[in-house]
RNA sequence: UAGCUUAGUAGUUAAAGCACUCGCCUUGCAAGCGAGAGGUUCUGGGUUUGAUUCCUGG
Numbered sequence: 001u002a003g004c005u006u007a008g009u010a011g012u013u014a015a016a017g018c019a020c021u022c023g024c025c026u027u028g029c030a031a032g033c034g035a036g037a038g039g040u041u042c043u044g045g046g047u048u049u050g051a052u053u054c055c056u057g058g
Stems, first nucleotide, its partner, number of pairs: 003018004020036005042058005
């Protein structure tokens, strides 16, 4: 660090729970089950082929 709460890093485009959307189920709602969508990783700068990761100002 996703709407909220939190993982993760050994540098090579990031994960979970809740919430959200749809479906199943139900007389209906909730719960449950299945699927889906959602990201400027606080911000500026630096190093590097490459930075969420290393260094640094706020």